[in-house]
RNA sequence: AUGAAGGUAAUAGGAGAGACCUUUUCUUUUAUUCAAAAAGAAAAGGAACCGAAGAGGCAAGAUACGAUAAACAUUCAAACUUUCAGGCAAAAGGACUGUUACCGACAG
Numbered sequence: 001a002u003g004a005a006g007g008u009a010a011u012a013g014g015a016g017a018g019a020c021c022u023u024u025u026c027u028u029u030u031a032u033u034c035a036a037a038a039a040g041a042a043a044a045g046g047a048a049c050c051g052a053a054g055a056g057g058c059a060a061g062a063u064a065c066g067a068u069a070a071a072c073a074u075u076c077a078a079a080c081u082u083u084c085a086g087g088c089a090a091a092a093g094g095a096c097u098g099u100u101a102c103c104g105a106c107a108g
Base pairs, nucleotide, nucleotide: 003106006103007102008101009100010099011098012097013096020046021045022044023043024042025041026040027039028038029037030036049087050086054084055082056081057080061075062074063073
């Protein structure tokens, strides 16, 4: 059984936080007396900010020890917390949720 939880795949939705600052190099344009200005790209450095990939931490409870009792220890959750990682225009990513198909299973 109008097929559980869970898993896999596809698909749709999906938040937060600066297109930050400085320096160097290269390219293009203007100009050309030296130079300078604007735009773009790359690299390095700096202090901010965010939490919904991942990661770390903690409760009750349980276990062990103890027993007049206490303390210590192990295990243990998150969307809480930390911000290591990641992110902070677009793109990508994105916890989570919906739908479809398959597995679970013609098992119990």
Molecule: Glycine riboswitch aptamer
Organism: Atribacterota bacterium